[in-house]
This is a predicted structure of a 476-nucleotide part of an RNA (small-subunit ribosomal RNA, 3' major domain) from a Pseudomonadota bacterium. RNAcentral holds the full RNA, with entries from SILVA. NCBI's taxonomy places the organism under Bacteria, Pseudomonadati, Pseudomonadota. The coordinates come from a structure-prediction model, not an experiment, and the mean pLDDT is 82.
Context: one part of a larger RNA
């Protein structure tokens, strides 16, 4: 100088506390340990792994394990030579492949060109190793207020000063002061959504006044008044009032305003640490294999199951289950699609089949809610796990291993030990609906939308974590 102290001060964070609802018990759904195994492929491991890469493991993916096969190889380019390319049948086989037949005989005046076959060569390949050789991206401290530099000064030097002190912010954010003047990454603000208005714009979106018109309907003619879309522009500065302060600010809610003191919310993450992750996205040095540690296929595995822990959904019920009936969103997503209606089926889901490349058709119904009824506190009209049967659908193909429908069947579960997550407002609870991946689909995960919509914060002694100053050190 740093770090670290069961040293002080000072100050922050759902860090405690006040509160709200979980986990930890059950069952199941997923991940990871361990166990098994011919393999159960590889990684990720306090915090910063464990619904993570995987935003879709029946083949395939697939790397893994058994078998069956290739060897200049399955993929690019140079290629003597030879054949248009190809189609269709068939034979052997689990395919990979290997044989036979047929049919066919490219394009240009030409040089020649495109496609397939292919000897030698020269060159591939490797998801093999090492993330402690590397680049690229990335998680963390932390969206934490810090990191640093040039000149000057100080100091024998490593180093100090600047950046330390008063104040004062969310902030090294601003002020005053000061041997220190100035920069520079960093905060902030410039970019996006969102909330208020304005101007322009009026189709497919929208109907207040007119007409027509219907059982109903913006359906029509027509309107730009209104919502609405999407470009532009206002607007919000502690301006303005008041009290405090030198000043920077700080309270107050005082006016005004749709919005008050950073309005909400996203992108945006300093030097730098952890030799932190990743050679299996990718890319790369070195090592290693080259009739195999390359490739091709067919089956199996990655879904095993005494057991262990994480994350998750369902629920133990009356604020509730079930019946009928009725209402209101957003953000999406469609042509190898997304279906309206209509028949058939109890259904899953089939036939037929309009419209839509979509502000148009369409997925689609949102749900919780609200009205009406039944149930009356029980292992139940709670709970729905397992396990039968009969079915649908996707796929060449649902035994290993796929969802989904119906009818039976009705576990454990009566609120969960020490212990421990998450939230401070449109949040947390709780309601649903889309969406990517995707033939399907183990999604209860992921990411997004919107509907209903709380409590509580005395306060900073503790618990953690982290910021500046200053103390002590036998640590560096």
């Nucleotide at each position: 100088u740093g770090a670290c102290g069961g040293g002080g001060g000072u100050c922050c964070g759902c860090a405690c506390a006040a509160g709200c609802g979980g986990u930890g018990g059950a069952g199941c759904a997923u991940g990871u340990g361990g166990u098994u195994u011919a393999a159960u492929u590889c990684g990720a491991u306090g915090g910063u792994a464990c619904g993570c890469g995987a935003g879709g493991a029946a083949c395939c993916u697939u790397a893994c394990c058994c078998g069956g096969g290739c060897u200049a190889g399955a993929a690019u380019g140079u290629g003597a030579g030879g054949g248009a390319a190809u189609a269709u049948a068939u034979c052997a086989g689990a395919g990979a492949u290997g044989g036979u037949a047929u049919a066919g005989u490219c394009a240009g005046c030409a040089a020649u060109g495109a496609c397939c076959c292919g000897a030698a060569a020269c060159a591939a390949g490797g998801u093999g190793c090492u993330g402690c050789a590397u680049g690229g991206c990335u998680g963390u401290c932390g969206u934490c207020a810090g990191c640093u530099c040039g000149u000057g000064c100080c100091g024998u030097g490593a180093g100090g000063u600047g950046u330390u002190g008063g104040g004062u912010u969310a902030a090294g954010u601003c002020c005053c002061g000061c041997a220190a003047c100035g920069a520079g990454c960093g905060c902030a603000a410039c970019c996006c959504c969102u909330g208020u208005g304005g101007a322009u714009a009026g189709u497919u979106g929208c109907c207040a006044g007119c007409a027509c018109g219907u059982c109903a309907a913006g359906g029509u003619g027509g309107g730009g008044a209104c919502u609405c879309u999407a470009u532009u522009c206002a607007g919000a500065c502690u301006g303005c009032c008041u009290a405090c302060g030198c000043a920077a600010g700080u309270a107050g809610a005082g006016a005004g305003g749709a919005a008050g003191g950073a309005g909400g919310g996203g992108a945006c993450g300093a030097c730098g640490u952890c030799a932190a992750g990743u050679c299996a996205u990718c890319a790369u040095g070195g090592c290693c294999c080259u009739u195999a540690c390359g490739c091709c296929c067919g089956g199996g595995g990655c879904u095993a199951c005494a057991c262990a822990c994480g994350u998750g959904c369902u629920a133990c019920a009356a604020u509730g289950g079930c019946g009928c009936g009725u209402a209101c969103a957003g953000a999406g997503c469609g042509u190898u699609g997304c279906a309206a209606g209509u028949c058939a089926g109890u259904g899953a889901u089939g036939g037929c089949a309009a419209g839509c490349c979509a502000a148009u058709c369409g997925c689609a119904a949102a749900a919780a809610g609200c009205g009406c009824g039944c149930c009356a506190c029980a292992g139940u009209u709670c709970g729905g796990a397992u396990c039968g049967u009969a079915g649908g659908c996707u796929g060449c193909a649902a035994c290993u291993c796929g969802c989904c429908u119906a009818c039976g069947u009705g576990a454990a579960g009566c609120u969960g030990g020490a212990a421990u997550c998450g939230c401070u407002a449109g949040u947390a609870a709780u309601c649903g609906c889309g969406c990517a991946u995707c033939a399907g689909c183990a999604a209860u995960g992921g990411c997004g939308c919107g509907g209903u919509g709380a409590a509580u914060a005395c306060g900073u002694u503790c618990c953690c974590g982290g910021a500046c100053c200053u103390u002590g050190u036998a640590c560096a």